[in-house]
Context: one part of a larger RNA
RNA sequence: GCCUACGAGUUACUCUUCUCUAGCAAGGUUAACCCUGGUUACGGGGGCAGCCGAAGCGAAAGCAGGUCUGAAUAGGGCGCUUAGUUAGGGGAGGUAGACGCGAAACUUUGUGAUCUACCCAUGGUCAGGGUGAAGUUCUGGUAACACAGAAUGGAGGCCCGAACCAGUAAACGUUGAAAAGUUUUUGGAUGAACUGUGGGUAGGGGUGAAAGGCUAAUCAAACUGAGAAAUAGCUCGUACUCCCCGAAAUGCCUUUUGGGGCAGCCUUGGAGUUGAGUGUUAUAGAGGUAGAGCUACUGAUUGGACUAGGGGGCUUCACCGCCUACCAAAUCCUGAUAAACUCCGAAUGCUAUAACAUAUAUCCAGGAGUGAGCGUAUGGGUGCUAAGGUCCGUACGCGAGAGGGAAACAACCCAGACCAUCAGCUAAGGUCCCCAAAUAUAUACUAAGUUGAUCAAACGAGGUCUGAUUGCUUUGACAGCUAGGAUGUUGGCUUGGAAGCAGCCAUUCAUUUAAAGAGUGCGUAACAGCUCACUAGUCGAGCGAUCGGGCGUGGAUAAUACUCGGGCAUUAAGUAUAUUACCGAAGCUAUGGAUUACCGCAAAUGCGGUACUGGUAGGGGAGCAUUCCAGUGGCAUCGAAGGUGUGUCGUGAGGCAUGCUGGAGCGGCUGGAAAAGAAAAUGUAGGC
Numbered sequence: 001g002c003c004u005a006c007g008a009g010u011u012a013c014u015c016u017u018c019u020c021u022a023g024c025a026a027g028g029u030u031a032a033c034c035c036u037g038g039u040u041a042c043g044g045g046g047g048c049a050g051c052c053g054a055a056g057c058g059a060a061a062g063c064a065g066g067u068c069u070g071a072a073u074a075g076g077g078c079g080c081u082u083a084g085u086u087a088g089g090g091g092a093g094g095u096a097g098a099c100g101c102g103a104a105a106c107u108u109u110g111u112g113a114u115c116u117a118c119c120c121a122u123g124g125u126c127a128g129g130g131u132g133a134a135g136u137u138c139u140g141g142u143a144a145c146a147c148a149g150a151a152u153g154g155a156g157g158c159c160c161g162a163a164c165c166a167g168u169a170a171a172c173g174u175u176g177a178a179a180a181g182u183u184u185u186u187g188g189a190u191g192a193a194c195u196g197u198g199g200g201u202a203g204g205g206g207u208g209a210a211a212g213g214c215u216a217a218u219c220a221a222a223c224u225g226a227g228a229a230a231u232a233g234c235u236c237g238u239a240c241u242c243c244c245c246g247a248a249a250u251g252c253c254u255u256u257u258g259g260g261g262c263a264g265c266c267u268u269g270g271a272g273u274u275g276a277g278u279g280u281u282a283u284a285g286a287g288g289u290a291g292a293g294c295u296a297c298u299g300a301u302u303g304g305a306c307u308a309g310g311g312g313g314c315u316u317c318a319c320c321g322c323c324u325a326c327c328a329a330a331u332c333c334u335g336a337u338a339a340a341c342u343c344c345g346a347a348u349g350c351u352a353u354a355a356c357a358u359a360u361a362u363c364c365a366g367g368a369g370u371g372a373g374c375g376u377a378u379g380g381g382u383g384c385u386a387a388g389g390u391c392c393g394u395a396c397g398c399g400a401g402a403g404g405g406a407a408a409c410a411a412c413c414c415a416g417a418c419c420a421u422c423a424g425c426u427a428a429g430g431u432c433c434c435c436a437a438a439u440a441u442a443u444a445c446u447a448a449g450u451u452g453a454u455c456a457a458a459c460g461a462g463g464u465c466u467g468a469u470u471g472c473u474u475u476g477a478c479a480g481c482u483a484g485g486a487u488g489u490u491g492g493c494u495u496g497g498a499a500g501c502a503g504c505c506a507u508u509c510a511u512u513u514a515a516a517g518a519g520u521g522c523g524u525a526a527c528a529g530c531u532c533a534c535u536a537g538u539c540g541a542g543c544g545a546u547c548g549g550g551c552g553u554g555g556a557u558a559a560u561a562c563u564c565g566g567g568c569a570u571u572a573a574g575u576a577u578a579u580u581a582c583c584g585a586a587g588c589u590a591u592g593g594a595u596u597a598c599c600g601c602a603a604a605u606g607c608g609g610u611a612c613u614g615g616u617a618g619g620g621g622a623g624c625a626u627u628c629c630a631g632u633g634g635c636a637u638c639g640a641a642g643g644u645g646u647g648u649c650g651u652g653a654g655g656c657a658u659g660c661u662g663g664a665g666c667g668g669c670u671g672g673a674a675a676a677g678a679a680a681a682u683g684u685a686g687g688c
Stems, first nucleotide, its partner, number of pairs: 001688006011096003015093010027052003033046005056063002066078004099237002102234001106227003110223002117201009126191001128160003131156001135152006164188003169184004203219001205215003240623006250263005264370002266367006277358009291344001292342002298338002303333003307328001309327002311324004373398010403414003418593004423589003429583003432567003438580001440579006451569002459554002463551010480538005486511003491505003517532001521530002594613001596611006624677001626674007634666002642661008
């Protein structure tokens, strides 16, 4: 992992409440127990104790269709103006383990020191080699000691190194040979050494050269039984079918925020009115948002004018006085601003009335679930006019919604799936191939593979198409080519120099001219030189300038190798405009069938019509299957149950028939009762 079996809303109660069925009814009902029939469960009769109801109010005394409060005959609170009760089903609640499994823990009774920690008693073990302390002896030495040397001696938590004890480093091992090892290597190895046997200390206790270590593979409080099915606002699981309806993720409160209570929203049953609900249109209203405005207030505010006050300067013994490209109130002109400004002011929404359309709305009672929401569009707050951010409002969607489109893609676009069909029409979106349908039609644009269904900017550019305005032009434009481009003069100043061309000045003037600047750029130290403006000739038809629009271009860098979904596509299969045809969904239609609700007919559940039938949590309804019981009626050795095939019926759970196998029991119908349905719980047991 698979298979088989087992595996979760049960049961009890003098409990509470609602509903259905039945009996009786201002009443209803017996319990224990007794008698009796039947003998397994039950039936009949008695038994009136008790309970509920028929009256309430008040804390109570108490009063009573009323009572309490109160001074009150006021007002107000709770009541009265009839329906209960018993039994049996069912839905909920309560108390119990209360749908099932699951803690970590707590308390208490005991069991453990054969592992290990420390201690006590009594034993045992430590190859071999090295070093050579004290002491002693001898010799030397001293006044005597001291001291020195040589021997002897054999000390030490001494040295090297086996046994033994430990466990440093690495590799292996990691479903191991082993629930801690193996190999190599390493530390101690006469000591605070190691070890045998016997004994001691016990769980908030022991023991600890101290690591929260060890205390029997268990330790920040051992193990075992019991309280005990502890508790778990938490996680997981919770078993057959079909039909009808169908949510919520909000408000207030909460030692409350992943839990609850009440309300809201769903469902089932009932009630009933003056039809309340919803939509459209019309009319009448309240209001201060969007916008707008401010010489209409308040606040903020640009430039200017005018002018108090202040600063600065001048004057002065002082008082006056004058000036000001300084700051600036008020006033005027001008520009512009505001969620907490308004002289103004919509749309929508809201309220009311009427008509029309539609069929909801409300109340009572039973049962819930929800109380983590999320996306898009839009009005805002917050944030950075950041976020797949966060917090509100409005709408839609997902949630709980399948189908078609967007390559893929909860929410975007289209569209709401009762079932069947090898029928048709369309939506969004598409029509070269993948891939159903146009290699459609007409006219333009694009040359960048731009583009071909995500997004590129500021800024730059004789890309190209197009619109508008304007200038020059056969009295010859524009471009090219040929020629000229001069003189006073090297203008004056400045300067070392300054001659058109470093810089400053200028009424930058004048002359000769077809034309030629006191000079457009290059150049020189300064000149020189080249060139331009300007002019003539040649040529022969258009040439410039400005402002727009379309499509392209640069800007353009993201980390493994590219791509429009791909192939590929250039008078497109790109872009723009227009047109026609076709494809395209579970939409609509066609044909047949089914469920539910209502209506009509009918009177046995049938026929006809209309509408409906996506669905999580959840509410309601109708059924199937299993085991057993009672009654009734059956089958079976001429083959029951079970197993395994086939066919057939039913919307389905499932039923029936039959072949083979099997070898002894098993169904139908009407009711009843449940140990009553498994794919999941890291479910339990067994098998593989």